[in-house]
Context: one part of a larger RNA
RNA sequence: UUGGGCGUAAAGCGCGCGCAGGCGGCUUCCCAAGUCCCUCUUAAAAGUGCGGGGCUUAACCCCGUGAUGGGAAGGAAACUGGGAAGCUGAGAGUAUCGGAGAGGAAAGUGGAAUUCCUAGUGUAGCGGUGAAAUGCGUAGAGAUUAGGAAGAACACCGGUGGCGAAAGCGACUUUUUGGACGAAAACUGACGCUGAGGCGCGAAAGCGUGGGGAGUAUACAGGAUUAGAUACCCUGGUAGUCCACGCGUGUAACGAUGGAUACUAGGUGUAGGAGGUAUUCGACCCCUCCUGUGCCGGAAUUAACGCAAUAAGUAUCCCGCCUGGGAAGUACGAUCGCAAGAUUAAAACUC
Numbered sequence: 001u002u003g004g005g006c007g008u009a010a011a012g013c014g015c016g017c018g019c020a021g022g023c024g025g026c027u028u029c030c031c032a033a034g035u036c037c038c039u040c041u042u043a044a045a046a047g048u049g050c051g052g053g054g055c056u057u058a059a060c061c062c063c064g065u066g067a068u069g070g071g072a073a074g075g076a077a078a079c080u081g082g083g084a085a086g087c088u089g090a091g092a093g094u095a096u097c098g099g100a101g102a103g104g105a106a107a108g109u110g111g112a113a114u115u116c117c118u119a120g121u122g123u124a125g126c127g128g129u130g131a132a133a134u135g136c137g138u139a140g141a142g143a144u145u146a147g148g149a150a151g152a153a154c155a156c157c158g159g160u161g162g163c164g165a166a167a168g169c170g171a172c173u174u175u176u177u178g179g180a181c182g183a184a185a186a187c188u189g190a191c192g193c194u195g196a197g198g199c200g201c202g203a204a205a206g207c208g209u210g211g212g213g214a215g216u217a218u219a220c221a222g223g224a225u226u227a228g229a230u231a232c233c234c235u236g237g238u239a240g241u242c243c244a245c246g247c248g249u250g251u252a253a254c255g256a257u258g259g260a261u262a263c264u265a266g267g268u269g270u271a272g273g274a275g276g277u278a279u280u281c282g283a284c285c286c287c288u289c290c291u292g293u294g295c296c297g298g299a300a301u302u303a304a305c306g307c308a309a310u311a312a313g314u315a316u317c318c319c320g321c322c323u324g325g326g327a328a329g330u331a332c333g334a335u336c337g338c339a340a341g342a343u344u345a346a347a348a349c350u351c
Base pairs, nucleotide, nucleotide: 003323004322005321006320007305008304012319014201015200016199017198021194022193023192025087026086027085028084029083030082031081033080034079035076036075037074039072040071041070042069043068049065050064051063052062053061054060091191092188093187094186096183097182098181103177104176105175106174107173108172109171110154114150115149116148117147118146119145120144121143125136126135162169163168206247207246208245209244210243211242215241216240220236221235222234223233258318259317260316261315262314263313266296267295268294269293270292271291272290273289274288275287276286301306324351325350326349333344334343335342336341
């Protein structure tokens, strides 16, 4: 525990779906729970606020009045709420037409490169470094030609380009599947926003079982460097990296900026779509609108830096979080996990 805050000072959950809860468009009628008015009643006195008075003053004491809560009857109906009826290119959704996209899943295919194997040519070096050595090679290496095998990743295009809620997604083809956007305005008629718990997704590393293993490479071995060198450099090299299924859920999971809605000068790129002017038509150019993504910039804001229609401006709604530093994201307990560990989360003490 009021208040004030959360880009960088402490503070936005990694991201979504969503039960409860909170909040919620326009019009009409009704009710009167909230709300408001009036009357009555009650909350002992003392005390407290205000105005007076008495002890020489004050403390102290006395008088009056108020503040606020509860209850009852009557009334008002603007707002909130409840009930009924309606509205809509007004929030949201459905249907229609259209194009864009590395969005997801599965199967198949391809070329370059690398390594290995086989065969041919060929002979003494190759490799590596600052320089070397370990290493490989006359049992024929390296180089080169042909053939074969394997695994992994997809040059150019490629772009502060695109898609996705985030994590993330990049060769090609097929199948399957999600979302967003534009146009038009047929349909539904507030069906919405947020969301404690809950459920799901969630890079890399790691774990379990079974495969796979080209390159790379923790650990490890050797060679160097060095005073030393448990390193940086070099030669090797096992887990891992890859696939299937399951677990794990921690990150500078960042825009260090929660979500939704509305409003508030401009300028200039870029991506998707639509409309228009001119032209015989089409394309280009130009203009307008919607959606996304960048840069610059005014007001406003900010401690400053900066931010500035993709707000950190002006407002409303809902959630999460913060409250001096250390001890500590630790101990204990609980829950989850095969484990590693994760989540929740203090205090003594100290400055």
The part of an RNA shown here (small-subunit ribosomal RNA, central domain) has 351 nucleotides and comes from an uncultured bacterium.